Predicted 3D model of RNase P RNA and transfer RNA as a complex of 442 nucleotides. It holds a member of the Rfam family "Bacterial RNase P class A". By type it is a ribozyme. The prediction has a mean pLDDT of 76.
RNA sequence: UGAGUGGAUUAGAUGACCGUUCUAACAACACUGUUAGAGAGGAAAGUCCGGACUCCACAGGGCAGAAUGGUCGCUAACGGCGACUGGGGGUGACCCUAAGGAAAGUGCCACAGAAAAUAUACCGCCUGCCGUAGAUAGGUAGGUAAGGGUGAAAAGGCGAGGUAAGAGCUCACCAGUUUUUCAGGCGACUGAAAAAGCUUGGUAAACCCCAUUCGGAGCAAGACUAAAUAGGAGAACGCUUGAAGGUUGCCCGCCUGAAGUUCUCGGGUAAGUCGCUUGAGGUUGCAAGCAAUUGCAAUCCUUAGAGAAAUGGUCAUCGUUGCCGAAAGGCAAAGACAGGAUCCGGCUUAUUAUCCACUCUUCGC
RNA sequence: GUGGGUGUAGCUCAACAGGUUAGAGCACUGGGUUGUGGCCCCAGAGGCUGUGGGUUCGAGUCCCAUCACUCACCCCA
Numbered sequence: 001u002g003a004g005u006g007g008a009u010u011a012g013a014u015g016a017c018c019g020u021u022c023u024a025a026c027a028a029c030a031c032u033g034u035u036a037g038a039g040a041g042g043a044a045a046g047u048c049c050g051g052a053c054u055c056c057a058c059a060g061g062g063c064a065g066a067a068u069g070g071u072c073g074c075u076a077a078c079g080g081c082g083a084c085u086g087g088g089g090g091u092g093a094c095c096c097u098a099a100g101g102a103a104a105g106u107g108c109c110a111c112a113g114a115a116a117a118u119a120u121a122c123c124g125c126c127u128g129c130c131g132u133a134g135a136u137a138g139g140u141a142g143g144u145a146a147g148g149g150u151g152a153a154a155a156g157g158c159g160a161g162g163u164a165a166g167a168g169c170u171c172a173c174c175a176g177u178u179u180u181u182c183a184g185g186c187g188a189c190u191g192a193a194a195a196a197g198c199u200u201g202g203u204a205a206a207c208c209c210c211a212u213u214c215g216g217a218g219c220a221a222g223a224c225u226a227a228a229u230a231g232g233a234g235a236a237c238g239c240u241u242g243a244a245g246g247u248u249g250c251c252c253g254c255c256u257g258a259a260g261u262u263c264u265c266g267g268g269u270a271a272g273u274c275g276c277u278u279g280a281g282g283u284u285g286c287a288a289g290c291a292a293u294u295g296c297a298a299u300c301c302u303u304a305g306a307g308a309a310a311u312g313g314u315c316a317u318c319g320u321u322g323c324c325g326a327a328a329g330g331c332a333a334a335g336a337c338a339g340g341a342u343c344c345g346g347c348u349u350a351u352u353a354u355c356c357a358c359u360c361u362u363c364g365c
Numbered sequence: 366g367u368g369g370g371u372g373u374a375g376c377u378c379a380a381c382a383g384g385u386u387a388g389a390g391c392a393c394u395g396g397g398u399u400g401u402g403g404c405c406c407c408a409g410a411g412g413c414u415g416u417g418g419g420u421u422c423g424a425g426u427c428c429c430a431u432c433a434c435u436c437a438c439c440c441c442a
Base pairs, nucleotide, nucleotide: 002360003359004358005357006356007355008354009353012318013317014316015315016314017313018312020039021038022037023036024035025034026033027032041337045348046347048346049345050344051343052342053218054217055216056215060252061251062250063249065214066213067212068211069210070084071083072082073081074080085099086097087096088095089094100209101208105207106206107203108202109201122148123147124144125143126142127141128140129139130138156174157173159171160170161169175199176198177196178195179194180193181192182191183190184189222274223273224272225271232265233264234263235262236261237260244256245255246254266441267440268439281300282299283298284297285296286295287294288293320333321332322331323330324329366438367437368436369435370434371433372432375391376390377389378388384422393409394408395407396406397405415431416430417429418428419427
């Protein structure tokens, strides 16, 4: 100089004017007005997970279904996070990892190729026989996976022995698997030694098997008060031998249940109060822990709680960045992504600016 | 807010549990036929399957993330 890796912070500040939502006080109430106070985020987003909270006729059993999948820990919980193990990628900083089982079973592996999984004989190699005067060629019966060729993938690799030719057929070495023992670790696992010729193709983000977890629904939950309409029409099922429902897909059980229940059409309202915001809360310090995180103490309220939805605009000064200038200063630019809707913890995605640490490369000393 | 569904050529749809170069109709372009146009006949172009990543030898299809579009929800009951 160029290219990158990891992490952290930030999301302009102050003032004036105009506007807007909510709350309180006052004008007796409402409308309206005045005054005062408060008024989005790091992702409020996507709704991908997990909880709190609420309701259900209890939450019981079976089947089905869904999710997760190395180990240990953290947490209210998780599919999240931290540390570690194994595997993979990168020159490196570092990053990624759906990472149980293919030796329970089933399926699939196009094209090519002899053969795609209880291995197989296309070319080749070797042996016997026929053939020939004899051999070769050729034919035929066998043996053979060493060599060729195909493919993403070909049944361990390599050398020696062995053989008619060959082959883990045998042996040495190497790679892997299984079993046993020893050592280290809480554990995943790692290291070492021995034995068994054991060599068992891939795919489970194919079915499936194993282990663990899951009652369902969601603030449109739910409680209360109202308003309106035609308490309407049709179809199906049913009236105790049980329709149907109970926010569990099916069955059983349990509960409700005797006149309705479901679907389609039609009609009506687009109301209010509560739930509702102080919480697994924030900040600082100390302590434990590698860390995630936790404990203790002090302190603060950091106060949105609307209901189709307010939080906006203009100007000035300062600040940031770039350019010009010796300086004073001048000029210009940017302000992104995006916006609460019951509340929290994460994940993912979008996005502005800055800083710190580190790596590789080039050049110079 | 909650729960579903769909994205393939300009439009409407295919593509059987993953297989070779994703097809069809309409529309479009060129040629033929006709005195000319249409109908008709022949030929052709047009797609990286919404986007990005992963699994696999191989992805429109399987998985994850993301983007866009779309459906249902109250009362009479």